[in-house]
Description: The prediction has a mean pLDDT of 84. Predicted 3D model of a 701-nucleotide part of an RNA (large-subunit ribosomal RNA, domain II) from Candidatus Omnitrophica bacterium CG_4_8_14_3_um_filter_43_15. NCBI's taxonomy places the organism under Bacteria, Pseudomonadati, Candidatus Omnitrophota.

Context: one part of a larger RNA
């Protein structure tokens, strides 16, 4: 890992509800007694189980009110005969069975870490006690002592001797520093190299002592038998767990929630909202129309509040002038109030919608509504559109409101893609019409007409930029000849004045006139040291117009546009097979229609049975039949019991293997083989009653 088997809502108790049965103003027995049957036993007794019998104590109901005494269709309060509260004014209960839920118990199953008690451990290890053992070799050379030197004597020096030391080097022994290997190891801590101690607070043998909130600890929460921030064993014990996991056959009807309030509450609960089942009740709900309401949002506005711009007017303040003081003057300074103009606001409103909400009436109304009672689940939501708050008008962000989808929804489209678009799958069909979206090929289905685009734009992007191109305007110049090109002119006072080394159109400052003219700036740019030179504006000529400029708006394009294999049309490829507009076709889904079938609910008609409550069918019509948590209903299969030692069975039961049959499903037959002795169907009853999953348990391979 696989296969096979085992493996999880049970039982008792009390209560509530539904349903069935008995009796019914009543219902019912409990312990107990007695008898019978069965089991146990060799047998009797005894005990246990079941059935009958006995037992009226008790319980519930038939009457309530009051705290109670108590009174009673009333009673309590009260002074009350008042008022008010709770009752009565006619009523159904009770016992048992089944089912559902709850209560108390282990209470659907498995799972803690822990807590408590009683014991077992110091053969490991920590420390201690007693008694033993062990430490090659080689250095250094303390005190003391001796000789000599020295000293008055000490002191001191030197040479020997000596052999101290938690002394040095280094085996045994003890330890375990760095590193390599090992890491399903040779080993549940080792091996190799290397390293530390090695006469000491040393190492070690044997025996003994101290222990679980306790020991022992040169102290690391270390160690106390591979276990230690409280050992191990057994017991309380099925501890408890708001947490995780698991929870076994089928079909049918309906079908949620992820919100509110409170919560030592936030991943848990309780109540409400939302689901389901039963009973009951209104022409209930909803929709549309209409009538009547309250409101202060969107917008708008500036009348209030607050903010804010310019101007005017003008207190006050500042500057300057003047001034002994008082005063005065002035100001392109600041500025309240006021006036004019123009603004802003979630916590502004002189105004004020659309919707929404409430109520009445009418129409419609497919039961979608409400009440009571039984059962829940859910209270982690997600995204998208819209209206907001927070954030950065960030987030696949967060938090509200509102609608949708997903959740719990399959199908078609979006290449692929829970939350987007279309559309809600009862089953079958080699029938038809459509939705979104599409119609060159992959790939089902296309054409016409008129425009636009040249960028592969299509098939990502901004501010900004540009003689891209199309359309519609406006304003100029123009056959009295425009625009462009070419030829020619482009002058004079004058080198304007100033400045300057110079400044002559062209460094800079000032002025910017006049003349001659067809026209020509006191000069547009290049240029010079300054001149010069080239050129422009401006003028003439040549040429010749379906002309030539400026500007505005709109359509489609261009640049802006940088990431590492080619990677932003799904691909091929496309100049339409791109974009805009119009028309006509077609394709396209589990939608809709058609045909057949199944089933639920309603309704109409009808057959059989009936304890007259109803039950079981048949046909027609109408509306339905996606579904998680969950509610309700109907069944299948397994084991055992009764009828029943049944039908059947060695002419072959159960079980096993195979198989093309039947049923809407769980499932059920027939036949063949195997097997070798049991055992269906039917009607009832009772459950150790159904396994792909619990890192489930056991066995096998």
């Nucleotide at each position: 890992a696989c296969c096979u088997g085992c493996g999880a809502g049970u039982u008792a108790u009390u209560u509530u509800g539904u349903u069935c049965a008995g009796c019914g103003a009543g219902g019912u027995u409990a312990a107990u007694u007695u008898c019978g049957u069965g089991a146990u036993u060799a047998a009797u007794c005894g005990u246990c189980a079941c059935g009958a019998u006995u037992g009226a104590a008790g319980c519930c109901g038939u009457a309530g009110c009051g705290a109670a005494a108590g009174c009673g269709a009333g009673u309590c309060u009260g002074a009350a005969u008042a008022g008010g509260g709770c009752g009565a004014u006619u009523a159904a209960g009770u016992u048992g069975g089944a089912c559902a839920a709850a209560u108390u118990a282990g209470a659907c199953c498995c799972g803690a870490a822990a807590c408590u008690g009683a014991g077992u451990g110091a053969u490991c290890u920590a420390c201690c006690c007693a008694u033993g053992g062990c430490c090659a070799g080689c250095g250094c050379g303390a005190a003391g002592c001796g000789g000599c030197c020295u000293u008055a004597a000490c002191c001191g020096g030197u040479c020997g001797u000596g052999g101290a030391g938690g002394u040095g080097c280094g085996a045994a022994c003890c330890c375990g520093u760095c590193u390599g290997c090992g890491u399903u190891g040779a080993a549940a801590a080792g091996c190799g190299u290397u390293g530390g101690g090695a006469u000491g607070a040393g190492c070690u043998g044997u025996g003994g002592g101290u222990c679980g909130g306790a020991g022992c600890g040169a102290a690391a929460g270390a160690c106390u038998a591979a276990u230690c921030a409280a050992a191990c064993u057994c017991a309380g014990a099925a501890a408890u767990u708001g947490c995780u996991g698991g929870u076994u056959c089928u079909c049918c009807u309906c079908g949620a929630a992820a919100u509110u309030a409170c919560u030592u509450u936030a991943g848990g609960g309780u109540a409400a909202g939302c689901c389901u089942u039963g009973c009951a009740a209104a022409u209930u709900a909803g929709a549309c129309a209409u009538u009547g309401g309250g409101g202060g949002u969107a917008g708008a506005g500036c009348a209030c509040u607050a903010a804010a711009u310019g101007g005017g007017c003008u207190a006050g303040g500042g500057g300057c002038c003047c001034c002994a003081c008082c005063a005065g003057g002035u100001u392109c300074c600041c500025a309240a109030a006021c006036c004019c103009a123009a603004u802003u606001a979630a916590a502004c409103u002189c105004c004020u919608a659309a919707u929404a909400c409430c109520a009445g009436u009418g129409u419609u109304g497919c039961a979608a509504u409400u009440g009571c009672a039984g059962g829940a689940g859910a209270u982690a939501g997600a995204c998208u559109g819209u209206g907001g708050g927070g954030g950065a008008u960030a987030a696949g962000c967060u938090u509200c409101a509102u609608a949708g989808u997903c959740a719990a929804a399959a199908g078609g489209g979006a290449a692929a893609c829970a939350g987007c678009c279309c559309a809600g799958a009862c089953c079958a069909c080699c029938a038809a019409a459509u939705a979104a979206g599409g119609u060159c090929u992959c790939u089902a289905a296309u054409g016409u007409a008129a425009g636009c685009u040249a960028a592969g734009u299509u098939g990502a992007a901004a501010a900004g930029g540009a003689u891209g191109u199309g359309a519609a305007g406006u304003c100029g110049c123009u056959u009295u000849g425009a625009c462009a090109a070419c030829c020619g002119g482009g002058a004079u006072g004058u080198u304007g004045g100033c400045u300057c080394a110079g400044a002559g159109g062209c460094a800079g400052c000032c002025a910017u006139c006049a003349u001659u003219u067809a026209a020509a700036g006191a000069g547009u740019g290049c240029g010079u040291a300054a001149c010069a030179g080239c050129u422009c504006a401006c003028c003439g000529g040549u040429c010749a117009a379906u002309g030539u400029g400026a500007u505005u708006u709109c359509g489609c394009g261009c640049c802006u546009a940088u990431a590492a294999u080619a990677a932003u049309c799904g691909a091929g490829g496309a100049u339409a097979a791109g974009c805009u507009u119009a028309c006509a076709a077609c394709c396209g889904a589990a939608u809709u229609u058609g045909u057949g079938g199944a089933u639920u609910c309603g309704u109409u008609u009808u057959g059989c049975c009936u304890u007259c409550g109803g039950g079981c069918g048949a046909a027609g019509c109408g509306a339905g039949u996606g579904g998680u948590a969950g509610a309700g209903g109907a069944g299948c299969a397994u084991u055992c019991u009764g009828c029943g030692c049944u039908a059947g069975g060695u002419u072959g039961a159960a079980g096993g293997g195979g198989u093309a049959c039947c049923g809407u499903a769980a499932g059920g037959a027939g036949c063949c083989c195997u097997g070798g002795a049991c055992g269906a169907u039917g009607c009832a009853g009772a459950a150790g009653a159904g396994u792909u999953u619990a890192u489930g348990c056991a066995g096998g391979u």